[in-house]
RNA sequence: CCAGGGGGCCGGGCAGCCGCGUCGGGAGGUAACUUCCGCCGAGGAAAGUCCGGGCUCCGCGUUACAAGGGUGGCGGGUAACGCCCGCCGGGCGAGGGUCUUGCAUCCGAGCCCAGGGAAAGUGCCACAGAGAGGAUACCGCCGAUGGCCCGCGCUGCUUGUCAGUGGGGGCACAGGCAAGGGUGAAAGGGUGCGGUAAGAGCGCACCGGGCGGCUGGUAACAGCUGUCGCACGGCAAACCCCACCCGGAGCAAGACCGCAUAGGGGCGGCGCGCCAGCUUGCUGGCAGGUCGGUUUCGGACCGAGUCGCCCGGGUUGGUUGCUGGAGCGGCGGAGCAAUCCGUCGCCGAGAUGAAUGGCUGCCACCGCGUGGCCGGUCCCUUAGGGGAUACCGCGCGCGGGACAGAACCCGGCUUACAGGCCCCCUGGCGCC
Numbered sequence: 001c002c003a004g005g006g007g008g009c010c011g012g013g014c015a016g017c018c019g020c021g022u023c024g025g026g027a028g029g030u031a032a033c034u035u036c037c038g039c040c041g042a043g044g045a046a047a048g049u050c051c052g053g054g055c056u057c058c059g060c061g062u063u064a065c066a067a068g069g070g071u072g073g074c075g076g077g078u079a080a081c082g083c084c085c086g087c088c089g090g091g092c093g094a095g096g097g098u099c100u101u102g103c104a105u106c107c108g109a110g111c112c113c114a115g116g117g118a119a120a121g122u123g124c125c126a127c128a129g130a131g132a133g134g135a136u137a138c139c140g141c142c143g144a145u146g147g148c149c150c151g152c153g154c155u156g157c158u159u160g161u162c163a164g165u166g167g168g169g170g171c172a173c174a175g176g177c178a179a180g181g182g183u184g185a186a187a188g189g190g191u192g193c194g195g196u197a198a199g200a201g202c203g204c205a206c207c208g209g210g211c212g213g214c215u216g217g218u219a220a221c222a223g224c225u226g227u228c229g230c231a232c233g234g235c236a237a238a239c240c241c242c243a244c245c246c247g248g249a250g251c252a253a254g255a256c257c258g259c260a261u262a263g264g265g266g267c268g269g270c271g272c273g274c275c276a277g278c279u280u281g282c283u284g285g286c287a288g289g290u291c292g293g294u295u296u297c298g299g300a301c302c303g304a305g306u307c308g309c310c311c312g313g314g315u316u317g318g319u320u321g322c323u324g325g326a327g328c329g330g331c332g333g334a335g336c337a338a339u340c341c342g343u344c345g346c347c348g349a350g351a352u353g354a355a356u357g358g359c360u361g362c363c364a365c366c367g368c369g370u371g372g373c374c375g376g377u378c379c380c381u382u383a384g385g386g387g388a389u390a391c392c393g394c395g396c397g398c399g400g401g402a403c404a405g406a407a408c409c410c411g412g413c414u415u416a417c418a419g420g421c422c423c424c425c426u427g428g429c430g431c432c
Base pairs, nucleotide, nucleotide: 001428002427003426004425005424006423007422008421009420010419012363013362014361015360016359017358018357020041021040023038024037025036026035027034028033043403047414048413050412051411052410053409054408055250056249057248058247068246069245070244071243072242073087074086075085076084077083088115089113090112091111092110095107096106097105098104099102116241117240121239122238123235124234125233138181139180140177141176142175145174146173147171148170149169150168152166153165154164155163156162157160189207190206191205192204193203194202208230209228210227211226212225213224214223215222216221254320255319256318257317264311265310266309267308268307269306270305273286274285275284276283277282278281290304291303292302293301294300295299327346328345329344330343331342332341333340334339365400366399367398368397369396370395371394374393375392376391377388378387379386380385
């Protein structure tokens, strides 16, 4: 420098002008509000609302059972998690080493894993295929043994188209096999040798596997070793079983405040006036009764209406909850790491129909164009120089700036994203 892979970070900078929002201060105004000054003013994802918490209310009442939901290798981190870190196991794997040059063996950056249990039970395994689970025989192989057929030999006596027997050849009938082919995602360990009629863990060696032991490790697990010819394959992102976790709803949570109108409830009023007398708080007379009903006619009760007072509820009205917190940064320490501890410093939105924006200039970045009377570079050379502009840079001009937008707050995950910077790993080439 190039190729491949992995991780972290940034998300334009400065200045001027105009503008917006909360808050603080000044001025004006009864107030609403206006105006001036000052501080602060979106993100790495503010997004999806998927997971975990804080906070709030409701429910239950000592954390249990049932139901429902979730998680699932081991260890650690954390407030917690389905997140993160480290490790284990399995799969993939750019590339590299070795020599026996083979799809041999070893190493391997890195990527992926819903990675508990399939000898507790139930269920499923489409299509294809003979057979899909305590399996099967389609093609195929065999046909030793038994059967049938054809020659040959031997023996017997009843001399026959006879019986018995030996050996050979054939058929593929009974039957044997599961090696090979074929189907499939998957067909009851793999390779090789022996064995056999053909075959088969049938026997053996190695590999794989089950079970036991020992050693190492906190553990998942690994290594070694003994033993068993090898045992009903796969699916739990099917039911299920095991272990662990989980009460519900959410800032439109919740709390406080109050006017008007309409409606609800309670209590009370709807005769207490005028005149006369004298015992100065009684007697007599007159007038009147909101409406309807009942009545013992005294007044009372019931209903309706109306007036007054009180109570309570409600409303996207206001205030609050509201932002200083599992906070951010520097340094030091522990740890492989996630993370934790100590110390110093800092305060960085709080809007509520919802502010956080726009223009201009310069710089930086990216893209395109252009300039050979710019530097490299390349070509030719009569060695003076001449020519080219693909590439790198330089000058000039033009254009561009992603994804996106807080709404109670945190920790994660996922998804979107122009462009840029840094680090690490595996290899190749060049130079020292």
Molecule: Bacterial RNase P class A
Organism: Croceibacterium sp.